[in-house]
RNA sequence: CUUAAUAAAGGCAAACCUAUCGAAAGGUUGGGACGCAAAGCUAUGGAUCUAAGAAUUUGAUUUAUGAUUGCCAGGCUACUAAG
Numbered sequence: 001c002u003u004a005a006u007a008a009a010g011g012c013a014a015a016c017c018u019a020u021c022g023a024a025a026g027g028u029u030g031g032g033a034c035g036c037a038a039a040g041c042u043a044u045g046g047a048u049c050u051a052a053g054a055a056u057u058u059g060a061u062u063u064a065u066g067a068u069u070g071c072c073a074g075g076c077u078a079c080u081a082a083g
Base pairs, nucleotide, nucleotide: 001083002082003081004080011036012035016031017030019028020027021026034070040076041075042074044073045072046071047068048067049066053063054062055061056060
């Protein structure tokens, strides 16, 4: 530096439920494990979700300054083993 086949030590924690924040999407908290070689950090690019407010309208539509890193990439860091 590359790879993640086989081992070992471990790590994280989906859905769902409790409490809580939020207009919502969703976040946090405790339980819980579907899974994950970066499911560690970063909202930088794309994509997706929501629409309080604003605009257009009177059915509603549009829009991120909000959100999703366990949607896909980028950047940074890293255990073990093998080459």